The prediction has a mean pLDDT of 77. A computed fold for a 379-nucleotide RNA from a Polyangiaceae bacterium, annotated as Bacterial RNase P class A. Rfam family: Bacterial RNase P class A. By type it is a ribozyme. The organism belongs to Polyangiaceae, within Bacteria.
[in-house]
RNA sequence: GCAGUCAGUCAGGCGAUCGCUCGGCUUCGGCCGGGAGGAAAGUCCGGGCUCCGCAGGGCAAGAUGCCGGGUAACGCCCGGUGAGGGUGACCUCGAGGAAAGUGCCACAGAAAACGCGAAACCGCCGUCACGACCGCGAGGUCCUGGCGGUAAGGGUGAAACGGUGGGGUAAGAGCCCACCGCGCGAUCGGUAACGAUCGCGGCACGGCAAACCCCAUCUGGAGCAAGGCCACGUAGAGGAGCGUUCGAGAGCUGCCCGCUCGAGCUCCUGGGUAGGCUGCUCGAGGCGCGCGGUAACGCGCGUCCCAGAGGAAUGACCGCCGCGCGCUUCUGGGCGACCGGAGGCGCGAACAGAACCCGGCUUAUCGACGACUGCGACC
Numbered sequence: 001g002c003a004g005u006c007a008g009u010c011a012g013g014c015g016a017u018c019g020c021u022c023g024g025c026u027u028c029g030g031c032c033g034g035g036a037g038g039a040a041a042g043u044c045c046g047g048g049c050u051c052c053g054c055a056g057g058g059c060a061a062g063a064u065g066c067c068g069g070g071u072a073a074c075g076c077c078c079g080g081u082g083a084g085g086g087u088g089a090c091c092u093c094g095a096g097g098a099a100a101g102u103g104c105c106a107c108a109g110a111a112a113a114c115g116c117g118a119a120a121c122c123g124c125c126g127u128c129a130c131g132a133c134c135g136c137g138a139g140g141u142c143c144u145g146g147c148g149g150u151a152a153g154g155g156u157g158a159a160a161c162g163g164u165g166g167g168g169u170a171a172g173a174g175c176c177c178a179c180c181g182c183g184c185g186a187u188c189g190g191u192a193a194c195g196a197u198c199g200c201g202g203c204a205c206g207g208c209a210a211a212c213c214c215c216a217u218c219u220g221g222a223g224c225a226a227g228g229c230c231a232c233g234u235a236g237a238g239g240a241g242c243g244u245u246c247g248a249g250a251g252c253u254g255c256c257c258g259c260u261c262g263a264g265c266u267c268c269u270g271g272g273u274a275g276g277c278u279g280c281u282c283g284a285g286g287c288g289c290g291c292g293g294u295a296a297c298g299c300g301c302g303u304c305c306c307a308g309a310g311g312a313a314u315g316a317c318c319g320c321c322g323c324g325c326g327c328u329u330c331u332g333g334g335c336g337a338c339c340g341g342a343g344g345c346g347c348g349a350a351c352a353g354a355a356c357c358c359g360g361c362u363u364a365u366c367g368a369c370g371a372c373u374g375c376g377a378c379c
Base pairs, nucleotide, nucleotide: 001375002374003373004372005371006370008369009368010367012321013320014319015318017316018315020035021034022033023032024031025030037351041362042361044360045359046358047357048356049223050222051221052220056257057256058255059254061219062218063217064216065215066080067079068078069077070076081095082093083092084091085090096214097213101212102211103208104207105206121154122153123150124149125148126147127146128145129144131142132141133140134139162180163179164178165177166176167175181203182201183200184199185198186197187196188195189194227278228277229276230275237269238268239267240266241265242264249261250260251259285304286303287302288301289300290299291298292297323348324347325346326345327344328343329342330341331340332339333338
C1' cells in the first nucleotide's frame, strides 16, 4: 500500500427568526423545561400489565433438542465440546435416538439394504473345445464360445457390503501385516459435553428423523381495538325453545373427566348509541464509578427524569463551522516504498417516523474511528 475478518461508538455542531406539542409556574401579558430510532420496520419469539369468578387432571396439539452458565423469561445471549468451510483472522450447524416400529432412496447402474460373506456391464485368471498363425519339438500367441474362480482395476450414481501401502495369489479379496477407521474394555484429565493413552478384537448389517415416530423439557386463553369510569339515548319492545335445585345455561385453545357459579339462559325480528375522561409513561429505567466473573452478567454507591400524540405534534428558513468524495495550486517529510499540510472550486450525507411498555431475533442502510489476518513492495 492492497485485499479480507470482527466488534463497539456516533447518527453532525453552534447561533438566530417564525411555528407545533407536552409538563410546570403565572400578575393571564407570558416565562422555564422536554419533544422519534439503531433499527422506531417485520409482528417472528419471550414477558410485564388487563380481563375471563378459581384457572385442576388426562388426552390431543404445538415448541425446543450437545454440555455448562446468564436472564423476569425465551426458540435469546456468553463460554466450551464436536462436526463442516476457509491459507488465515474467522464463519456456519438442520448437534437427543436409525438395534422399538413404519416409510423413502427417482433416474442411471449388474446390483441401492441384509436376501450377511452376495450380485457381474467392461474386465482379470484358470481350464476345455472349434478355427488361424509361429515352432523340429515341448509348446506359445490370437479370435469365438462353454465351465469355474474373482470383485483389486474401469464404468453408473449423491451414495456400491471400510481406506492407504505392502505381502501373498493362477488372478484377486482383511486372505495376512502396518497405520487409519470401527466395536469393546481399562486408566488418566475435565462439573459435563468430550478428549488422550493403552489393550483386545470379528476385521464390519448404508443414508435420511427440517420423513412419520420414540425420548426429555416446556406451554390456560384472549389481548390496549385489553380494560375502567362518566354522560346521552331508545322500545324495561315483540316472538320461539329450554329451565328454576330432579339444574336450562355459563366458565376453562380442541375433546373428556372433575370442579365452581347459577334463576334465568339461548335464538330470531326490530330500535337506540359509536361521545368524553382514563389506561398513557418512574421503568426487569438511563448514566458514572468501584468490586466479582474468561464472558454474558451480577452486586454496591452516586446521579438523572430524557416524547406521550389522539387521524395523530417533534417542523420551516438563514448564517457559520465540521465530515466525506472529486479536481486543482502551492508546499513539507522520508534512503526508499510512500506519507502529510495549507488554499480554491464543485458535489454529497444513507435506511428511514414512536402509538401500552420492555428483553431479543430478522431485514434495510451513507460515513468516520479501532483491532486482527493474508499478500506485495522498500529498508